A computed fold for a 1485-nucleotide RNA from an uncultured bacterium, annotated as small-subunit ribosomal RNA. The sequence is in RNAcentral, with records from ENA. The coordinates come from a structure-prediction model, not an experiment, and the mean pLDDT is 86.
RNA sequence: UAGAGUUUGAUCAUGGCUCAGGAUGAACGCUAGCGACAGGCUUAACACAUGCAAGUCGAGGGGCAGCGGGGAGGUAGCAAUACUUCCGCCGGCGACCGGCGCACGGGUGAGUAACACGUAUGGAACCUGCCCGUAGCAGGGGGAUAAACGGAAGAAAUUCCGUCUAAUACCGCGUAAUAACUCCGAGAGGCAUCUCAUGGAGUUUAAAGGGUAACACCGGCUACGGAUGGCCAUGCGGCGCAUUAGCUAGUUGGCGGGGUAACGGCCCACCAAGGCGACGAUGCGUAGGGGUUCUGAGAGGAAGGUCCCCCACACUGGUACUGAGACACGGACCAGACUCCUACGGGAGGCAGCAGUGAGGAAUAUUGGUCAAUGGGGGAAACCCUGAUGCAGCGACGCCGCGUGAGUGAAGAAGUAUUUCGGUAUGUAAAGCUCUAUCAGCAGGGAAGAAAAUGACAGUACCUGACCAAGAAGCCCCGGCUAACUACGUGCCAGCAGCCGCGGUAAUACGUAGGGGGCAAGCGUUAUCCGGAUUUACUGGGUGUAAAGGGAGCGUAGACGGUUAUGUAAGUCUGGAGUGAAAGCCCGGGGCCCAACCCCGGGACUGCUUUGGAAACUGUGUAACUGGAGUACAGGAGGGGCAGGCGGAAUUCCUGGUGUAGCGGUGAAAUGCGUAGAUAUCAGGAGGAACACCGGCGGCGAAGGCGGCCUGCUGGACUGAAACUGACGUUGAGGCUCGAAAGCGUGGGGAGCAAACAGGAUUAGAUACCCUGGUAGUCCACGCCGUAAACGAUGAAUACUAGGUGUGAGGGGGCCAAGCCCCCUGGUGCCGAAGCAAACGCAUUAAGUAUUCCACCUGGGGAGUACGUUCGCAAGAAUGAAACUCAAAGGAAUUGACGGGGACCCGCACAAGCGGUGGAGCAUGUGGUUUAAUUCGAAGCAACGCGAAGAACCUUACCAGGCCUUGACAUCCGGAUGGCGUAUGGGCAAUGCCAUAUUUCCUUCGGGACAUCCGAGACAGGUGGUGCAUGGUUGUCGUCAGCUCGUGUCGUGAGAUGUUGGGUUAAGUCCCGCAACGAGCGCAACCCCUGCCUUCUGUAGCCAGCAUUCAGGAUGGGAACUCAGGAGGGACUGCCCGGGAGAACCGGGAGGAAGGCGGGGAUGACGUCAAAUCAUCAUGCCCCUUAUGGCCUGGGCUACACACGUGCUACAAUGGCGUAAACAAAGGGAAGCGAGCCUGCGAGGGUAAGCGAAUCCCAAAAAUAACGUCCCAGUUCGGAUUGCAGUCUGCAACUCGAGUGCAUGAAGCUGGAAUCGCUAGUAAUCGCGGAUCAGAAUGCCGCGGUGAAUACGUUCCCGGGUCUUGUACACACCGCCCGUCACACCAUGGGAGUCGGGAAUGCCCGAAGCCGGUGGCCCGAUCGAAAGAAGGGAGCCGUCGAAGGCAGGCCGGAUGACUGGGGUGAAGUCGUAACAAGGUAACCA
Repeated sequence: UAGAGUUUGAUCAUGGCUCAGGAUGAACGCUAGCGACAGGCUUAACACAUGCAAGUCGAGGGGCAGCGGGGAGGUAGCAAUACUUCCGCCGGCGACCGGCGCACGGGUGAGUAACACGUAUGGAACCUGCCCGUAGCAGGGGGAUAAACGGAAGAAAUUCCGUCUAAUACCGCGUAAUAACUCCGAGAGGCAUCUCAUGGAGUUUAAAGGGUAACACCGGCUACGGAUGGCCAUGCGGCGCAUUAGCUAGUUGGCGGGGUAACGGCCCACCAAGGCGACGAUGCGUAGGGGUUCUGAGAGGAAGGUCCCCCACACUGGUACUGAGACACGGACCAGACUCCUACGGGAGGCAGCAGUGAGGAAUAUUGGUCAAUGGGGGAAACCCUGAUGCAGCGACGCCGCGUGAGUGAAGAAGUAUUUCGGUAUGUAAAGCUCUAUCAGCAGGGAAGAAAAUGACAGUACCUGACCAAGAAGCCCCGGCUAACUACGUGCCAGCAGCCGCGGUAAUACGUAGGGGGCAAGCGUUAUCCGGAUUUACUGGGUGUAAAGGGAGCGUAGACGGUUAUGUAAGUCUGGAGUGAAAGCCCGGGGCCCAACCCCGGGACUGCUUUGGAAACUGUGUAACUGGAGUACAGGAGGGGCAGGCGGAAUUCCUGGUGUAGCGGUGAAAUGCGUAGAUAUCAGGAGGAACACCGGCGGCGAAGGCGGCCUGCUGGACUGAAACUGACGUUGAGGCUCGAAAGCGUGGGGAGCAAACAGGAUUAGAUACCCUGGUAGUCCACGCCGUAAACGAUGAAUACUAGGUGUGAGGGGGCCAAGCCCCCUGGUGCCGAAGCAAACGCAUUAAGUAUUCCACCUGGGGAGUACGUUCGCAAGAAUGAAACUCAAAGGAAUUGACGGGGACCCGCACAAGCGGUGGAGCAUGUGGUUUAAUUCGAAGCAACGCGAAGAACCUUACCAGGCCUUGACAUCCGGAUGGCGUAUGGGCAAUGCCAUAUUUCCUUCGGGACAUCCGAGACAGGUGGUGCAUGGUUGUCGUCAGCUCGUGUCGUGAGAUGUUGGGUUAAGUCCCGCAACGAGCGCAACCCCUGCCUUCUGUAGCCAGCAUUCAGGAUGGGAACUCAGGAGGGACUGCCCGGGAGAACCGGGAGGAAGGCGGGGAUGACGUCAAAUCAUCAUGCCCCUUAUGGCCUGGGCUACACACGUGCUACAAUGGCGUAAACAAAGGGAAGCGAGCCUGCGAGGGUAAGCGAAUCCCAAAAAUAACGUCCCAGUUCGGAUUGCAGUCUGCAACUCGAGUGCAUGAAGCUGGAAUCGCUAGUAAUCGCGGAUCAGAAUGCCGCGGUGAAUACGUUCCCGGGUCUUGUACACACCGCCCGUCACACCAUGGGAGUCGGGAAUGCCCGAAGCCGGUGGCCCGAUCGAAAGAAGGGAGCCGUCGAAGGCAGGCCGGAUGACUGGGGUGAAGUCGUAACAAGGUAACCA
């Protein structure tokens, strides 16, 4: 020391991405009241107009251009005065000589990776103007020169000549030491060279004056010392790349010189051959360094703006001069680029000083005031100068402070938003009332800053007064992270977005509004840094499977290292001292009203240096030791290695024999071989390769790897014993060696196998899997390669830490010894405790506990790729990125789902059977097509005789036409009327429309009720949309046996357990077992029908017995039977035998009407399919409103080349037809069923009894049985189609009904691939009824009659259940997913080249300048009488030398036709590689 979001269906862990915090010289957007303090070109070290930024001293000097004064003249004037001449006389003073300053202050960060900086030392190797102290000194001379004056050249800048003159300018001479140098003497110290102190001698070197009335005072010279400032050297410290590994010629050192203030290759001559480097030289890139700043718990990380210190630079490059100090920002010279002036001959310039301009840029201020303060320069001073500084101005750029009001105030105003229309919110908010006045504004006063005077700031700060709530609030956000929610608009559009992600018609995520949250004169965004990130892990991580152990060994450097004793003191510990500038930071205190800010004191600055001490540990020295390690000795084991030899089995080939038509091969085949004799078989021979059995989670080896037998050579390990050495050890970056297979080179060899290749198959294709062949290769020798999923995915070594059980080597001990037991050492396996681990798992052979050393990892992809380099004959290997892109990728485990995985089980699932469909005609539904419309829905199973239990009109939703508009229907208001209705008439295709007649109730007489009409609007209405907004209902898996919960337990967790297991069942049914024990929804049972019996009741049903009879249960009667309706009984594995576990249960049996669920029905768990339905109904939202509503007529839903589903009827003799005869059940009936009678060939018609029905009717049951006929044919089968005639229903049968009669008599002779139903009163077959309905079933729902066959069995198909296994699936296999190709975009490699850049190298040229040389040039001071000398100057020559030129290389950049791969991109193409045994197991080289 805080975390959160995001990989998954969920979980844990790994891991990246993202967020919340703080910070900034910031910028941008919106907004803006005041003040204090601080800060303000981060980019172009780009270019600069203009002004200013360094001068001063007259007390150094010559002077007098200008100003003032004075004096003396002149002219004008009365004068004042004006003009003017002269005098430097005075105040002063431009320019000039001279002194000091200009090397400070101010700016910038280009360069610099360096002793540049920081820190600590050293200088015995140094300098220091002004300043301070001490001791001394200043005598006497000389010659010039500037200004000025005169002249000359030039456009100018400027230059030259002549004449004059001064000094604190310059030069000799004298004097002088404790200075310097040389010599002699000798003391002390030291790090070698040396240093200090000191005696003597010799030589050399000084000076300036000014000022005052006069002192004073200010200066000058020498020496020593101090202070300050500088210079030099050294240790240590702070950056990236090794895809930069070698660098170096003044290079490294020496000797001698030169040079410097001084050391030094700093420079030079000579000599030697060194010096630096994996502890990272050299190169490249980047960069001013520090105090500090930001962040952080800290350790760290990042930064170096303002302030302070140091460095470097001043247009670029070079050079020196002057000076105490410079190689000099506002000095000089040269070269270059640029700008300006020019008379074209030549000249001038340097804002990285302050302002300011242009340019660049996202972006950074005034051409301000003042020297009042602080400081600096000059001066004796006054004073002058000072864009240093102090102030002001501009900009919210930052930090800090203040304000925009306070109290009261519910009618909870209005407005606004929303609403379930009630309300709710804004909200005490406002208004109103009562107060206050900070800031701003107005007025008055008015500082400190200043020591005596002097105030830019500034009439500022501050104080006072009056006045007015007035002049002063915005910005961002509101899906989660993350505080804050509603409405409307939009409709994967527009847009948002930090991450996850929102938006496809109900968006808290877009836009707006209302409301809310946060901060506030600011708020957001962007950029950058640290944090969070223990996500580079020193503090503080990892490497079996997540990224990560090198393929293995030997071994170098290095790192680490046993026991004892004794030194030492490098590390270490402790005390002292010095330093660690100031500012900053922290603490305390103080000053501005507070704060920010400032001041004072203290602390801290974790560092470095030095010194005293300690001696345990590490290091190091010495002396020893034997335990680590090794040697010698004695043994046995072994596919350890290399070489040589030998052997048998098998394959193939060759030769010969026997023998004949095939062999071979496969899922099935074919290619192939064979009548020229194969295969098969026998004999003989050749050749190569590999070594069955033994053989074993057995052995050996470092790994790779090693297997017939024998011999030789040879390595290692182990056991025993304990003689020897004495830490000799461990690890090991580089390095060296070994290193499967494939591959390469040379030469052999080649039987079998077998890439490539060929052929045959398979397939949609099949460049594969399968088959027949077959070459490299496989083998040997020699040489390369150097990689593998080189794996235990586990580096090496040592020590320690429970056990159990195998096995192989050696040894010891014991016993009753062909044997067994115990123990030790070192191997090799399994199980398992603690511990570890994300889990899986590991567990004395660790993945445990520790130590040492090495290697490696840091999100996925791009990519082990590119470039570079090294190696290789090549293939390629090793090393090894980036751009770009994604928010994941990956591990372990969990639950599901799935598998052309496994085990078990079930189902008319298959099989066994019976009958169908698919072919025909017709019916019906659907698709399609057509149409004005053919209304709509249903779509695999689970749409398709479905919604529809019945479309001629209606229905009806569709189409055409005609009409209505508060409406066909509901509620409310006003007015009128007394109606409404009924009847009639007109008109129309019909509705609408028009007309006539008739005409209420109550009453308090006001009116009311009711109804219609008219009018106005609220509204009605919608089969319009959304079943993906919904309720309800339904289908389906599936009547499958499952689905869950509580508590407990296990697991970090998701979850597991229970529910798994052994049996059993139709069943999660039951039993047993069990860390589970219980419970719920399902199963079963309870309910209904049916099968047997009993009992009660007895009409409209029944009739045994009795009576009657028209012979009909018709009547009396009966209550037995059938039947009907109630109520009960009965079946429970209850009984027996056997099996099973003394279980559940199973098999058999008895009894029974019925037996192991008796048969059938109703009943449908948790859930799945965004399954179906907005057109049954209901309903949110959206849409229409003289129409998407309503009414009417007609049409359509009935169309018809076709396709499909479901059915009916058939194809016939188990049949058709005819005659006559028998037996049901369940239903229906009043706008009905309708007997009987009459009539019609018939459908039917007429008449009419009975019955609201156990009474009457529909109603005939049919198949069947009997008799007759037909005789296998498109028929006496089949009935479609069509013609004529007629019937019924209905307002109406044209489109478009159903029957009837006669006639017509189509296809069809049992139905391809395929496919459906059914396990018993079932299939098949036969008829009957009902709902709907005016009429209209081959459909649907029911009823009974006749009444089979088969099931060995669970291999296979389909569906389902349980357990298990694999998984890269979870939208769950209709899943996931790979690669080419095509298209678009992006970045990148190669690329003939092209373009510009950088640092070097070689050669050429060679400016300025220093240095050296030089003579025949020049020169005042000194010497000399002079000539000349000393000294100086220019000239010339030489070395060096910037820029420049030439040249070939090196490095990195941009660009490039074309080209390579890569990445990304809702719906492209081809295949199907991977994930399941992924359909050929996958993967590595």